Model confidence (mean pLDDT): 78 of 100. Bacterial large signal recognition particle RNA from a Chloroflexota bacterium, 267 nucleotides, folded computationally. NCBI's taxonomy places the organism under Bacteria, Bacillati, Chloroflexota. Its Rfam family is "Bacterial large signal recognition particle RNA". From the family's description: The signal recognition particle (SRP) is a universally conserved ribonucleoprotein involved in the co-translational targeting of proteins to membranes. Of the family's consensus pairs, 94% are formed in the model. It was read from a public genome assembly, where an Rfam model found it.
RNA sequence: UCGUGCUAGACGGGGAGCUAGCGGUGCCCUGUACCCGCAAUCCGCUUCAGCGGGGUUGAAUUCCCUCGUCAGGCCCGACGUUUGGGGUCCCUGCCGUGGCCGGGCGGCGUCAAAGAGCCGGGUCCUGCGCGGCGAGGCCUCGUGAACCCCGUCAGGUCCGGAAGGAAGCAGCGGUAAGCGAGAUCCCUCGAGCGCCGCAGGCUAGCCUGGCUCCAGCCACACGAGUCACGCAAACCCCGAGCGGCGGGUCGAAACGGGGGUGCACGG
Numbered sequence: 001u002c003g004u005g006c007u008a009g010a011c012g013g014g015g016a017g018c019u020a021g022c023g024g025u026g027c028c029c030u031g032u033a034c035c036c037g038c039a040a041u042c043c044g045c046u047u048c049a050g051c052g053g054g055g056u057u058g059a060a061u062u063c064c065c066u067c068g069u070c071a072g073g074c075c076c077g078a079c080g081u082u083u084g085g086g087g088u089c090c091c092u093g094c095c096g097u098g099g100c101c102g103g104g105c106g107g108c109g110u111c112a113a114a115g116a117g118c119c120g121g122g123u124c125c126u127g128c129g130c131g132g133c134g135a136g137g138c139c140u141c142g143u144g145a146a147c148c149c150c151g152u153c154a155g156g157u158c159c160g161g162a163a164g165g166a167a168g169c170a171g172c173g174g175u176a177a178g179c180g181a182g183a184u185c186c187c188u189c190g191a192g193c194g195c196c197g198c199a200g201g202c203u204a205g206c207c208u209g210g211c212u213c214c215a216g217c218c219a220c221a222c223g224a225g226u227c228a229c230g231c232a233a234a235c236c237c238c239g240a241g242c243g244g245c246g247g248g249u250c251g252a253a254a255c256g257g258g259g260g261u262g263c264a265c266g267g
Stems, first nucleotide, its partner, number of pairs: 001267006009057003012030004020046005034054005063260007072250006079243010092232002095230006101223002104220001106218003115213009124201006130194002133190005139182005149174004157166003
């Protein structure tokens, strides 16, 4: 150096996630890459970190390491934008409410007087009285007891020789409780009664009478005004989504560069 037969290796890899960790199933990227079985309340393992079975290829274009370009994923940061929650009134005001101030239209008023002050009355509360209303009592009238209420008691009954006497139903008259009606006066009681009276309280508001002072008073819209309170697109704090940017980390495929890797036999 050539040939034959073998072996290690290879027959996809990566990201996030899961996990003490590794790998796989599932998701995503890459893009074509042997077959079967297992697997998410999961499966198999332990730093040489899927397991079991079968097949192909095989020491190099093909296996291993490394570098560059680089799809994509993940993390962080500030910014922009949209949005959620909480808090605050320091700043700001597209805002709201009220006060003050300003000025404007209007109304009332200057001796039949605005407004203010003082005195009084009412409205309001409490007590008493009076009146009215209602209930009951008293009063009047009527009714009102088969017998066990009264009087009178026909007939009949009883006692008696007789004279006479006794009890007594019905009827008639009356009465008690009760019932009904009436109505002044009188007595007692009651209440969500009163253009009623007296006394006391409260007089903040409102109405009103008198006296004094003497010219203002009231209502309403307005404001680059001002003050207070509230609210917010204002301020502060905590998040979420999206976007491009910057930094970090891992990094497939393909291409390119560099390096590494056997055994046996024969010529």